Predicted 3D model of a 141-nucleotide RNA (c-di-AMP riboswitch aptamer (ydaO/yuaA leader)) from Sphaerisporangium rubeum.
RNA sequence: ACGGCGGUAACGCCAAAUCCCAGGCGCCUCGCCAGGGAACCGGGGACCCGUGCUUCUCUGGGGUGAAUCCACCCAUGUGGUGGUAGGGCGACUCCGGCCCGAACCCGUCAGCUAACCCGGUCGGCGCACGAGAGGAGAAGG
Numbered sequence: 001a002c003g004g005c006g007g008u009a010a011c012g013c014c015a016a017a018u019c020c021c022a023g024g025c026g027c028c029u030c031g032c033c034a035g036g037g038a039a040c041c042g043g044g045g046a047c048c049c050g051u052g053c054u055u056c057u058c059u060g061g062g063g064u065g066a067a068u069c070c071a072c073c074c075a076u077g078u079g080g081u082g083g084u085a086g087g088g089c090g091a092c093u094c095c096g097g098c099c100c101g102a103a104c105c106c107g108u109c110a111g112c113u114a115a116c117c118c119g120g121u122c123g124g125c126g127c128a129c130g131a132g133a134g135g136a137g138a139a140g141g
Base pairs, nucleotide, nucleotide: 011126012125013124014123018038019037020036021035023033024032025031026030039121040120041119042118043117044116049111060109061106062105063104064103069083070082071081072080073079086100087099088098089097092134093133094132095130096129
């Protein structure tokens, strides 16, 4: 100097998933359990609107999420390959590059929807993607 592995701090990424207060218990400078508030997020829920939605026949319908849809292959499976709507990569736009394109939930039931009601704040990762181009704004001095 380069490469690999592990840990910690700081700084960051996806996502709503962050901050503050405070109780009990325990193996006690930590852990577990149960709470309150703020902020953010999601669902339910009138009039009106939707020349209305849904169900019945073939195959109920709906929700969170970017994660839908198409073609081909095959041993026909919760399969494989390729693409794609859409989404992400340290404020924004452009150019180029890289990546994702899942999973789960409700349970025959839900359009929108003011008041109102209910619920969530997990999890997974990394040292900027590029000394690229451009245009703004704010703070501080």

Record summary:
Of the family's consensus pairs, 92% are formed in the model. The prediction has a mean pLDDT of 77. Its Rfam family is "c-di-AMP riboswitch aptamer (ydaO/yuaA leader)". Rfam links the family to the GO terms cyclic-di-AMP binding and regulation of gene expression. The sequence is in RNAcentral, with records from Rfam.